Description:
The RNA shown here (small-subunit ribosomal RNA) has 1557 nucleotides and comes from a marine sediment metagenome. The sequence is in RNAcentral, with records from SILVA.

[in-house]
RNA sequence: AGAGUAUGAUACUGGCUCAGAAUGAACGCUGGCGGCGUGCCUAACACAUGCAAGUCGAACGGGCUGCCAGGCGGCAAGGAGUGCUUCGGCGUUCCGAGUUGCCAGGUAGCUAGUGGCGGAUGGGUGAGUAAUACGUGGGUAAUCUACCCCGGGGAGGGGGAUAACAGCUCGAAAGGGCUGCUAAUACCGCGUACGUUCGGGUUUCCUAGGAGGCCCGAAGAAUGCUGCCGCUUCGGCGGUGGUGCCCUGGGAUGAGCUCGCGCCCUAUUAGCUUGUUGGUGAGGUAAUGGCUCACCAAGGCUACAAUGGGUAGCCGACCUGAGAGGGUGACCGGCCACACUGGGACUGAGACACGGCCCAGACUCCUACGGGAGGCAGCAGUGAGGAAUAUUGCGCAAUGGGCGAAAGCCUGACGCAGCGACGCCGCGUGGGUGAUGAAGGCCUUCGGGUCGUAAAGCCCUGUCGUGCGGGACGAAUACGGAGGGCGAGUCCUUCCGGGUGACGGUACCGCAGGAGGAAGCCCCGGCCAACUCCGUGCCAGCAGCCGCGGUAAGACGGAGGGGGCGAGCGUUGUUCGGAGUUACUGGGCGUAAAGGGCGUGUAGGUGGCUUAGCAAGUCAAGUGUGAAAUCCCCCGGCUCAACCGGGGAACUGCACUUGAAACUGCUUCGCUUGAGUACGGGAGAGGAGAGCGGAAUUCCCAGUGUAGCGGUGAAAUGCGUAGAUAUUGGGAGGAACACCGGUGGCGAAGGCGGCUCUCUGGCCCGAUACUGACACUGAGGCGCGAAAGCCAGGGGAGCAAACGGGAUUAGAUACCCCGGUAGUCCUGGCCGUAAACGAUGGGCACUGGGUGUGGGGGUUAUUAUUUGCCUCCGUGCCGUAGCUAACGCGUUAAGUGCCCCGCCUGGGGAGUACGGUCGCAAGGCUGAAACUCAAGGUAAUUGACGGGGGCCCGCACAAGCGGUGGAGCAUGUGGUUCAAUUCGAGGCAACGCGAAGAACCUUACCGGGGCUUGACAUUCUACUGCUAGCCGUCGAAAGGCGGUGUUCUCGAAAGGGACGGUAGAACAGGUGCUGCAUGGCUGUCGUCAGCUCGUGUCGUGAGAUGUUGGGUUAAGUCCCGCAACGAGCGCAACCCUUGCCCUUAGUUACCAGCGAGUAAAGUCGGGUUCUCUAGGGGGACCGCCGGCCUUCAAGCCGGAGGAAGGUGGGGAUGACGUCAAGUCCUCAUGGCCUUUAUGUCCCGGGCUACACACGUGCUACAAUGGUCUGUACAGUGGGUCGCGAAACCGCGAGGUGGAGCCAAUCCCAUAAAGCAGGCCUCAGUUCGGAUUGAAGUCUGCAACUCGACUUCAUGAAGUCGGAAUCGCUAGUAAUCGCGGAUCAGCAUGCCGCGGUGAAUACGUUCUCGGGCCUUGUACACACCGCCCGUCACACCAACCGAGUCGAGUGCACCCGAAGUCACUGGCCUAACCGUUUCGGCGGAGGGAGGUGCCGAAGGUGUGCUUGGUGAGGGGGGUGAAGUCGUAACAAGGUAGCCGUAUCGGAAGGUGCGGCUG
Repeated sequence: AGAGUAUGAUACUGGCUCAGAAUGAACGCUGGCGGCGUGCCUAACACAUGCAAGUCGAACGGGCUGCCAGGCGGCAAGGAGUGCUUCGGCGUUCCGAGUUGCCAGGUAGCUAGUGGCGGAUGGGUGAGUAAUACGUGGGUAAUCUACCCCGGGGAGGGGGAUAACAGCUCGAAAGGGCUGCUAAUACCGCGUACGUUCGGGUUUCCUAGGAGGCCCGAAGAAUGCUGCCGCUUCGGCGGUGGUGCCCUGGGAUGAGCUCGCGCCCUAUUAGCUUGUUGGUGAGGUAAUGGCUCACCAAGGCUACAAUGGGUAGCCGACCUGAGAGGGUGACCGGCCACACUGGGACUGAGACACGGCCCAGACUCCUACGGGAGGCAGCAGUGAGGAAUAUUGCGCAAUGGGCGAAAGCCUGACGCAGCGACGCCGCGUGGGUGAUGAAGGCCUUCGGGUCGUAAAGCCCUGUCGUGCGGGACGAAUACGGAGGGCGAGUCCUUCCGGGUGACGGUACCGCAGGAGGAAGCCCCGGCCAACUCCGUGCCAGCAGCCGCGGUAAGACGGAGGGGGCGAGCGUUGUUCGGAGUUACUGGGCGUAAAGGGCGUGUAGGUGGCUUAGCAAGUCAAGUGUGAAAUCCCCCGGCUCAACCGGGGAACUGCACUUGAAACUGCUUCGCUUGAGUACGGGAGAGGAGAGCGGAAUUCCCAGUGUAGCGGUGAAAUGCGUAGAUAUUGGGAGGAACACCGGUGGCGAAGGCGGCUCUCUGGCCCGAUACUGACACUGAGGCGCGAAAGCCAGGGGAGCAAACGGGAUUAGAUACCCCGGUAGUCCUGGCCGUAAACGAUGGGCACUGGGUGUGGGGGUUAUUAUUUGCCUCCGUGCCGUAGCUAACGCGUUAAGUGCCCCGCCUGGGGAGUACGGUCGCAAGGCUGAAACUCAAGGUAAUUGACGGGGGCCCGCACAAGCGGUGGAGCAUGUGGUUCAAUUCGAGGCAACGCGAAGAACCUUACCGGGGCUUGACAUUCUACUGCUAGCCGUCGAAAGGCGGUGUUCUCGAAAGGGACGGUAGAACAGGUGCUGCAUGGCUGUCGUCAGCUCGUGUCGUGAGAUGUUGGGUUAAGUCCCGCAACGAGCGCAACCCUUGCCCUUAGUUACCAGCGAGUAAAGUCGGGUUCUCUAGGGGGACCGCCGGCCUUCAAGCCGGAGGAAGGUGGGGAUGACGUCAAGUCCUCAUGGCCUUUAUGUCCCGGGCUACACACGUGCUACAAUGGUCUGUACAGUGGGUCGCGAAACCGCGAGGUGGAGCCAAUCCCAUAAAGCAGGCCUCAGUUCGGAUUGAAGUCUGCAACUCGACUUCAUGAAGUCGGAAUCGCUAGUAAUCGCGGAUCAGCAUGCCGCGGUGAAUACGUUCUCGGGCCUUGUACACACCGCCCGUCACACCAACCGAGUCGAGUGCACCCGAAGUCACUGGCCUAACCGUUUCGGCGGAGGGAGGUGCCGAAGGUGUGCUUGGUGAGGGGGGUGAAGUCGUAACAAGGUAGCCGUAUCGGAAGGUGCGGCUG
């Protein structure tokens, strides 16, 4: 940084797609280790369980437990005394370990409760929110701030309660109720008051209610606890220290409020608002404020986007990008909002409070049915949803937080661990050596190549993992002790003592062993790096785009190989990029998408010269801020890196201060050149109204006049004997204004055309004066606006949608014709659109010219008309530079600039739907989406094509002659049939074609019978020497079986070789498939005159030029001209043949002269004159003359000469290419298929079939003939497996015969038509010969299927052929016979030969084919093209739709919870006050209850918005081979298109006006 895709190719426009980076990802395949990060994007869905906010006993009273000791009482082992005694004991008094109850304690620990602080932080989430948010910078003189810090002052003296607790009691529970007791750092008075607050007075500074000074008055406080020491009545008190408390000033921190600026989409949301906007007063708050209320005023916001709707937490930042920008807002950090949903307040420094309260709602759970409980968007975890996101882990060791004096407790914050390749980073899966290039795989041209030093082998190393051992940093605090520092401390610091690790026996280190445990994924047609084989056969499949796959697929699947990345690799989603494809940087609008139909003008934007000032923009400097993290740079720490730490830079912004004054802006003094006004002239279809005029059409009346008129391609409908058309005169009426008339004029556009008058707009020119920037543009708005159309009223001649009729046609709802109504016209009112076009918005300025034309002025010359020059305005053409993709534009810009407006952003869907708005309607304006496609388009190029044009050829037509199409037959084909009728050829260019010859063979087909290394080739192995031949037998044959049968050669032998056989292996074989895999050959356009190249030039390019043009030719033949100059393949010529002459040669040809000879005959001698033969040569070239082109040429016409005259006739010769033309069955050949058969051998059959159809021929239909007799004249050829003479036989085919001939010698071989004569006399015949019968001949192994010929007999159709169609231009057509190839035989076919021998061509309009130039094109598979619409079928999305079901929301009303506030009779009520008989009573205050305002949810009604669904409806899109037509593209066969109206199955037709694209 670009690339692919449109086209036959090109340039441009334009979309789609790809390569990059990124990700909280997911999915597929795969997976060794570690570090650092990261992990519910969906259901703000529901949640089991555990934990996540407590702490303080140094605030308080209790309780419990342990210990200590005391008092009283009970019991009590035991002891002592004593009484009784049966001596066992019993009674009694005291003491009594111990135990127990009560009382008052002490001490240690724990703790429910009261109280304090904290539960407003931390943690989560992003539902809501488009601004009460956020970001940034300000303000607060309008505010608050617990804990903390620094100051000042204080802490006096009282009081009454209440939890806990106890008793009773209700309830299933949750939880209460009543009574009684009690404490405080809980609560309440009183006193005091440096500050503080309030009120008043006064004063200074500042200016929002601020900060102070002075004076007066009023109000408002408190709490203790504890270490040590001392004292003590043991209750406590005092001192000292610590801590806490109250009032107050300041600080710090945090918060509230407020202002400027910034902050998504939608105008198919344009108006919104009643506490609304402001004021006054009051209430409320920490505080401003309609925040709330009363009253007053009627305001406030909005196109610079209010209001509404949709979407969304905002930012630091993150991703991308060169940047500008675009996208995002996970993790980390700041702010906000929320805590099941909605409402509410309480407490508090702070909340309207995630793990608080109340109410309502939904949901879940418990229940004894009466009632209760709950809120994971804390950490784990569960279910659900989803493509998808982790452990119900460890620990408070560290950091941080709460409480506490502290120890400490709490802390799912946090630190760690676990899970996931989710991401980033690092490491490894080994290193060296090793060529018989192993085996094996794959490919192969079979030689080899490749995987590949890769492996094995040998020599090493030791990361990670494994085992064993060692083993951290993170820890220093705190605490105790002793010091030090600051004015001081709980702060900081030094030393000593001393304990503390979840991670974790982890990191790290050492040792051991051993290459041992560790590689995949995607891709390989182009983009895009990497190619082969096999399989498959438009199947299966691939695909990001283009596109692959229909039998050789580098695109599908597999394999081998290769490329890329690598513990990952691909895919999918998303974002930016590429995309300059929304263009600020950085695009466009004549024809590609795009200039508003035109004007006027509002807002807005922009704006001439000049003076002074200001300083908003602008610029400079400075200050503040722009949190941290991130990015960047430097340094450092983990072995490196990721990651982390430190420092710097940066954060492009905002604000303030100071300064500058050129530019913009604002104010201001002026100016005249922009603009305008006045004056004088001027042109004009500019507009409106009124009047007038003539021509023409039609109608009416009258006259003349008679049979037609009219209309068309041709007709018909129509009109006309009731008198038309034609013609004359008169009249009526409407509409339009010929000529002039002109790329002439006017107008903003639409548009405007007879003449006159009235009213009126604009413009141009001239010369002065005046105003003094008054200007330009112009979103909205307003006005104008062709035709059609609408409403009302007139009018109506002509024309004419619709309609009727006639034609045309397959049809003809059209084109053509005859009629004809709306309409066209006028008045008034609507409509508001057009190809409303220069497809080109307006204004100003600048930038070579030439040439027309309209209007004005100046000047020159002129008597004048007028001419030349200059100038202003308009309107055309051509062109310079420049611009443009090109075409083109070019002072009338599409050039160069500035200003303003409108508009475009792929095609279709669609200018459609919905909504809004305008309209009487038709409809207009505004104007989407789903879905679908990879295009759509512009200009130009080369072709092809045209029912476009021009020029020109050809037996192309025409002019002629003869045919075909009708008949019979022959032959080929189709079709049908068949066991088979083998196959191919298919318009011309298949069809008497492959077939130059199917009875067998051929033969490929069918039936049957056989063979399997084979009918044929090469090689190898083993065995064999029995071979061939002959004989016999079976058989239709092929063949089988049996018999007979000692092959040759080398060698001493063994053995070898040749040949043959048998068995086997390689292989043979295939007329099996593919001519669309091919070679070769061929047909055809077409013997048409074309097809190209090099260099140069032109063009961005495809490409053009040359090759076009003017002539000419059969010809791109030649000449001239020309940005071309040359060249090649074609044309022509060279070649063959034929026509004339010469020459050479002379047998088998020939015979003039000589001779011989015959009935005759070159028969013979001889000869080479002629003919002829076959070698060579000459000849023809527009060379000569005349004319024309012509001025020069090529050339043309005529003539002479000549055998031949303008390429003399004929042939051979076929350019680049086209038709995937034909041929795999001539041959060759890739691939595929087949292998006891698709090969091969044999017999028989078939290719010869036959209701039909077509092609090509033959013979005819007769008298230009038939027949009979006689008679004349050719040429090309062929012949030894041959031609075969004479002679003889047969009516004949033919037979016998065998001379001669390997051929100018002999034979085939009589040529026939012709000529002469005779007969036939127009008839189905003496025409015609099919068909059939009989008898024969010949060939052949064999003529049944299925040969040819002969003779006799038979004698069919046919009397010249419908539509249509073929050949031929001269020795041609026509006609006549002859020869040859093939071939045993078989010819009407084919290839040749000669004989006789015409007619016609005016001409190029038409048909067909072709060449050149040009034009149009929407064609390029190229007109057998392309393509439109209805209908039918399938699928898809959207719209409408009686409705119906939700969601959201507005308004009105009803009901009205909790709760704040307000009020409140009676009721309840400790502290304070008054009073008191001390019981109480009264008051203040408070409370319950009640009432009122507000008020969530709910209800009712009515709107709006939006979604789902909906019988059915209308259109749209898409879909290899459906139906109907043919609208468009070529003049597309009626030029097309636009607007409108109307009609029609459909494309569409028609009317009116417009455009040229």